[in-house]
RNA sequence: UGACCGAAAAGGCAAACUGCCGGUGACGGCAAGACGCAAAGCUUCCGGUCUCAUGAUUGAGACAGCGGGGUUACCGAA
Numbered sequence: 001u002g003a004c005c006g007a008a009a010a011g012g013c014a015a016a017c018u019g020c021c022g023g024u025g026a027c028g029g030c031a032a033g034a035c036g037c038a039a040a041g042c043u044u045c046c047g048g049u050c051u052c053a054u055g056a057u058u059g060a061g062a063c064a065g066c067g068g069g070g071u072u073a074c075c076g077a078a
Stems, first nucleotide, its partner, number of pairs: 005076002012037002018031005035065001041071003045068003048063006
């Protein structure tokens, strides 16, 4: 120095609920608020769940805080 790992320290993010706005909807944005998180940073490539349309097939969309993968990254004890 790097990898694994996650003690300490400095910080970071922000669930539910509430208000306003957008959307057919899942849900998203902002404010307040903290359940939690060592990637709860980013990314739909895979699986999954959810929504809309459809008689069905199927198509379009949402979720990164559902899991896997990819990628970037603070600190440095055992």

Predicted 3D model of a 78-nucleotide RNA (c-di-GMP-I riboswitch aptamer) from Novosphingobium sp. Chol11. The organism belongs to Novosphingobium, within Bacteria. Rfam family: c-di-GMP-I riboswitch aptamer. Rfam links the family to the GO term cyclic-di-GMP binding. It was read from a public genome assembly, where an Rfam model found it.